[in-house]
């Protein structure tokens, strides 16, 4: 540099439940494991969701475990 859930050491944690924050989407903590080679971090672009709102444009927010992109790592195949 490339590539891979082979091995080894490990890591994260969906749904759901409890508590809590939020108008909400959703977040946080504990339990719990559907899954994951970055399911580590970043909201830049797109998508989706929430609120203003009954609709459009717009604004504010959420989602990184939706897609792309940026960036940083463990093992170690091959060169």
């Nucleotide at each position: 540099u490339u590539g891979a859930a082979a091995a080894a050491a490990g890591c994260c944690a969906a749904a759901c439940c409890u508590a809590u924050c939020g108008c909400a989407a959703g977040g946080u903590a504990g339990g719990g494991a559907c899954g994951g080679a970055a399911a580590g971090c970043c909201a830049c672009a797109g998508g989706u969701c929430u609120g203003c709102u009954g609709a459009g444009a717009g604004c504010a927010g959420a989602u990184g475990g939706c897609u792309g992109g940026g960036u940083u790592g463990c093992u170690g195949u091959a060169c």

Overview:
c-di-GMP-I-GGC riboswitch aptamer from a Campylobacteraceae bacterium, 79 nucleotides, folded computationally. The sequence was found by an Rfam model in a public genome assembly. It matches the Rfam family "c-di-GMP-I-GGC riboswitch aptamer". Rfam links the family to the GO term cyclic-di-GMP binding. Lineage of the source: Bacteria > Pseudomonadati > Epsilonproteobacteria > Campylobacterales > Campylobacteraceae.